[in-house]
RNA sequence: GCGGGCGUAAUUCAGUGGCAGAAUGGCAGCUUCCCAAGCUGCACGUCGGGGGUUCGAUUCCCCCCGCCCGCU
Numbered sequence: 001g002c003g004g005g006c007g008u009a010a011u012u013c014a015g016u017g018g019c020a021g022a023a024u025g026g027c028a029g030c031u032u033c034c035c036a037a038g039c040u041g042c043a044c045g046u047c048g049g050g051g052g053u054u055c056g057a058u059u060c061c062c063c064c065c066g067c068c069c070g071c072u
Stems, first nucleotide, its partner, number of pairs: 001071007010024004018055001026042005048064005
């Protein structure tokens, strides 16, 4: 340099045009003599950045950035 994959919550990942979710973790409460476990509730997201298409984009297209793999 060329090609491909990935980027979504603190972490690991779903979601592939129509209200952004789960698990773990955090906080509070219940329970317990205490801890752990369990149960209930709450908080946490510029969906990597910019542009385009569309009535509508996390999703499709283009560019850029980062990570990984292959080729040269």
Predicted 3D model of a 72-nucleotide RNA (transfer RNA) from a bacterium. It matches the Rfam family "tRNA". Rfam's curators write: Transfer RNA (tRNA) molecules are approximately 80 nucleotides in length.